Model confidence (mean pLDDT): 81 of 100. Predicted 3D model of a 96-nucleotide RNA (Guanidine-I riboswitch aptamer) from Oceanobacillus piezotolerans. Rfam family: Guanidine-I riboswitch aptamer. About the family: This family represents a conserved RNA structure found upstream of the ykkC and yxkD genes in Bacillus subtilis and related genes in other bacteria. It was read from a public genome assembly, where an Rfam model found it.
C1' cells in the first nucleotide's frame, strides 16, 4: 500500500513466572555483594473460545454519526522472553 475478513487495535482481568524494584535471611564497613518466586506486592507478559471500549468491514434503512453482524467441546509434544503462562503452535490435532 491493496483487500474486506469467523477483522484490527487499545485498556484490564483470571492467570504467570523473576530480568528490574521491593521484600526476607547471610555477609560486609563507606562500597557495593550472595541467595530466595516454597516472597503477599510494583515494573513486565497475559486470552480465538474472558470482560470493556475505538476504530474499519459488510448488510439493512425511516438514508439520521440509526440499526445488525451468528456460532465456538478442544490435548500434547514443541517455542519465545529474565523466566514461565489460558501467551505463540492452535477456531490446529482431535471430538460432536
Nucleotide at each position: 500500500c491493496u483487500a474486506a475478513a469467523u477483522g484490527u487495535u487499545u485498556u484490564c482481568u483470571a492467570g504467570g513466572g523473576u530480568u528490574c524494584c521491593g521484600c526476607a535471611a547471610c555477609a560486609a564497613u563507606u562500597a557495593a555483594g550472595u541467595u530466595g518466586g516454597u516472597c503477599u506486592g510494583g515494573u513486565c507478559c497475559a486470552a480465538g473460545g474472558g470482560a470493556a471500549a475505538a476504530c474499519u468491514c459488510a448488510c439493512g434503512u425511516u438514508a439520521g454519526a440509526c440499526g445488525u453482524g451468528c456460532c465456538a467441546c478442544g490435548g500434547a509434544c514443541g517455542g519465545a522472553u529474565a523466566a514461565a503462562a489460558g501467551c505463540c503452535u492452535a477456531g490446529g490435532a482431535g471430538a460432536u